[in-house]
RNA sequence: GGAAGGUGUAUGCCGAGUCUCGCCCCACAGGGCGAGAGCGGGGGAACCAAGUAGUCGGGGCGUAGCGCCAUAAUCGCGUCGGACACCUCUUCGGUCCCAGCCCGUCAGCUAACCUCGCAGGCAACGAAGGGGAACGCC
Numbered sequence: 001g002g003a004a005g006g007u008g009u010a011u012g013c014c015g016a017g018u019c020u021c022g023c024c025c026c027a028c029a030g031g032g033c034g035a036g037a038g039c040g041g042g043g044g045a046a047c048c049a050a051g052u053a054g055u056c057g058g059g060g061c062g063u064a065g066c067g068c069c070a071u072a073a074u075c076g077c078g079u080c081g082g083a084c085a086c087c088u089c090u091u092c093g094g095u096c097c098c099a100g101c102c103c104g105u106c107a108g109c110u111a112a113c114c115u116c117g118c119a120g121g122c123a124a125c126g127a128a129g130g131g132g133a134a135c136g137c138c
Stems, first nucleotide, its partner, number of pairs: 005138005011123004018037008038118006048108001057106001058103004065079004081097004086132008
């Protein structure tokens, strides 16, 4: 130095919403602008899809679609679905969510190409088994 084994440790969660560099503001903290990487979203051919008529315009982000009760409207209940601590898979138990926002008459899929975002809000976990990662110790 490498490998293997044992043992201990890390503040974290939802979400794409993070990192690096340069310059500037600033006492710090933090903020602004620009560039790059990374993550996420939208538009956009061919092929395919798209039956007709009437009514209802239609579409996007998101787990948040549907059913029931009730009302002027809400609220509420249930369910499909979704989240829960180093990472991941399986099982058991428990807790919670099942919202909100946007485009503006317009968009199926979609290579090339074009374009946008990188917020906000929180404390929302225990057990068993398998595999894996960083650091410390033996």

This is a predicted structure of a 138-nucleotide RNA (c-di-AMP riboswitch aptamer (ydaO/yuaA leader)) from a Candidatus Sumerlaeota bacterium. The source organism's lineage runs through Bacteria, Bacteria candidate phyla and Candidatus Sumerlaeota. Its mean pLDDT, the model's own confidence on a scale to 100, is 76.